[in-house]
Parts: sequence; C1' cells; structure tokens
RNA sequence: GGCAGGAUAGCUCAGCUUGGUAGAGCGGACGGCUCAUACCCGUUAUGUCAGCGGUUCAAAUCCGCUUCCUGCCA
Repeated sequence: GGCAGGAUAGCUCAGCUUGGUAGAGCGGACGGCUCAUACCCGUUAUGUCAGCGGUUCAAAUCCGCUUCCUGCCA
C1' cells in the first nucleotide's frame, strides 16, 4: 500500500440480511428469604448504537468519508 472483519449498557454480546418502541446474560441498586453472609426469588435504572455527512416520513440498520482495533496479502 491492497483486501476482509469489527466498534451497541459498567463487562461479554445479539439486533443490521428484510429501515418502523434499542435488547439478553453477567454485574449494579432496592426488597424478600436467612441469626448473618452467600445461593435463590421479585422489582428497578441503564445508552451520543465510534465520529461527521447524505438518502428517507422515519437510520444502530442503507450510502459516502474519517478514526481506532483485529486478520490476510504484498
């Protein structure tokens, strides 16, 4: 230098193909249970969907550019 993949909650990741209310598990807070802690059960809060721009009635999702990470080729 060329090509491919990835960036979404505190963490690990779905959701993108086919645009239409942003989710799961773990973790956090509160409550129940217990003499108490843990386990277990219930309730609850998450968020600039990497950034900028475009298309659209509507963008995490489609298009362009940029940043960062990983891999392959040279």
Molecule: transfer RNA
Organism: Candidatus Omnitrophota bacterium